[in-house]
This is a predicted structure of a 475-nucleotide part of an RNA (small-subunit ribosomal RNA, 5' domain) from Platanthera zijinensis. Model confidence (mean pLDDT): 81 of 100.

Context: one part of a larger RNA
């Protein structure tokens, strides 16, 4: 002498930009955080003489929910990060070549039941949902041979949006290796699906991945193993570098989702607000039985020095579904509140001695408070107080959450705005008085026992400035 996701004392005009549960991965009242499609389908209900139209949104079905937010438990590992590679998937989205025939069921509602969540039983039907058969490519196969496979809809038509098999391309995602990657030897021994080798199995794909045989094999002081701690990184801090140290916001990866544990679905999960078991915890019961999980955004209790609002709107921007228009989005855009940092401005500018009153210090003088104040004059960054008022909107038009803001022009008057720390040496900056080893003071040396420049409270005087100082952490 710098830094902080910072606490605290104590003071506090105003604006930008940013940041805010580092502790209990504790436990949670409320309301939102994932839909959408009727141009895939049969139902309902109104109108109608028929065609029809029109409204609705439980239910079938498609796609999405595996993104986007969140947290740092766990993990010393191919988890990360550098640098490589074969044995692999691959919905949507671009190109590109080919195809498309038939068939039968069962549920929703209705009823019936239950305290409720749930579920029983009768019977109706529909399809881009299920179901068969086939051709050429396509996969398997040494070969003969097997293996799977479709779907239609608006539209008066042109044609538009879909299916199905092939191939390629983008993008993403599994895997393997090469080398980095705290601490401890008061942790020396360690391993049996362990190492390897032919066979079956399994996977999208390699492989002890699993399995049965068979060999005794692997790895280890160049530190295994065991035991603590710990998410990793591109950075950020400090340093003249070397380096320490660290790892909040942001941005890549990884992990985790109430504990454990397990599979379905699907192009993708072993799935935060999907299922299914077990377990501790809450609810709720009509005691037969249910029901939930904020590490989503806000809130609430705990917990701790110690961290916001149960607020707006979807206008941009991104995402989703959709032929579209509209519809969804606590993501993201902004707004509150908080000196939490970083930064910008301001609290007025000139003149002005009888050097004025007051307070301090000296003592007949004087000094210093101090040109500071008062007078006199100007000005109006801010402030009142009304008036115009945007861009951010993406080239027909419309659509602005932020906003009746930003910003401009005007009224009014110095008005509305300065504290905090310290003053022996380090270390800028000193007197009186009162205290008398007391009371207190201190980071260190140390001060205080009757003239304290160290203690207290006054005058003055240094620094720093809307902040100052104090405590903790790191260089």
């Nucleotide at each position: 002498g710098g830094a902080u996701g910072a606490a605290u004392g104590u003071u506090g005009u105003c604006g930008g930009u940013a940041u805010g549960c580092u502790u209990a991965a504790u436990a949670u009242a409320u309301g939102c955080a994932g839909g959408u499609u009727a141009g895939a389908c049969g139902a309902a209900a109104a109108u109608u003489g028929c065609u029809g139209u029109u409204u609705c949104c439980a239910g079938u079905g498609g796609c999405g929910g595996a993104u986007g937010g969140g947290u740092g438990a766990g993990c010393a590992a191919c988890g990360c990060g550098u640098a490589a590679g074969a044995a692999c998937c691959a919905g949507c989205c671009c190109u590109u070549g080919g195809g498309a025939g038939g068939g039968g069921a069962a549920a929703a509602a209705a009823c019936u039941g239950g305290a409720a969540a749930a579920g029983u039983u009768u019977g109706c039907u529909a399809a881009u949902a299920c179901c068969c058969a086939a051709u050429a490519g396509a996969c398997u196969u040494a070969g003969g041979a097997g293996u799977a496979u479709a779907a239609g809809g608006a539209g008066g038509a042109a044609u538009c949006c879909g299916c199905c098999c092939g191939a390629g391309c983008a993008g993403a995602g599994g895997c393997u290796c090469a080398c980095g990657u705290c601490u401890g030897a008061u942790u020396a021994g360690c391993u049996a699906g362990u190492u390897g080798a032919a066979a079956a199995g399994g996977u999208a794909a390699u492989a002890g991945c699993u399995u049965a045989c068979u060999a005794a094999g692997g790895a280890g002081a160049u530190a295994a193993u065991c035991a603590g701690u710990a998410g990793c990184u591109a950075g950020a801090c400090u340093g003249a570098u070397a380096a320490g140290a660290u790892g909040a916001u942001c941005a890549g990866c990884c992990a985790c989702a109430c504990u454990g544990g397990g599979g379905c679905u699907g192009a993708g999960a072993c799935a935060c607000c999907g299922c299914c078991c077990a377990g501790a915890c809450u609810c709720c019961u009509a005691c037969a039985a249910g029901a939930g999980g904020a590490a989503g955004c806000a809130a609430u209790g705990g917990g701790g020095a110690a961290u916001u609002u149960u607020a707006u709107g979807u206008a941009a921007u991104g995402g989703g579904a959709g032929a579209a228009a509209g519809c969804c989005u606590g993501g993201a855009g902004g707004a509150g509140a908080a000196a939490u940092a970083c930064u910008g401005c301001g609290u007025g500018g000139a003149c002005g001695u009888a050097u004025a009153a007051u307070g301090c210090c000296c003592a007949u003088g004087g000094g210093u408070u101090a040109u500071g104040a008062a007078a006199u004059u100007c000005u109006u960054u801010u402030c009142u107080c009304g008036g115009a008022g945007a861009a951010u909107a993406a080239g027909c038009a419309a659509u602005g959450a932020u906003g009746a803001u930003a910003u401009c022009a005007g009224u009014g008057g110095a008005a509305u705005a300065a504290g905090c720390a310290u003053c022996a040496a380090c270390u800028a900056a000193c007197u009186a008085u009162g205290u008398g080893c007391a009371a207190g003071u201190a980071a260190c040396u140390g001060c205080g026992g009757u003239a304290a420049g160290a203690c207290a409270g006054a005058g003055g005087a240094u620094g720093c400035a809307c902040g100052c100082g104090u405590u903790a952490u790191c260089c």

NCBI's taxonomy places the organism under Eukaryota, Viridiplantae, Tracheophyta, Orchidoideae, Platanthera. Rfam family: Bacterial small subunit ribosomal RNA.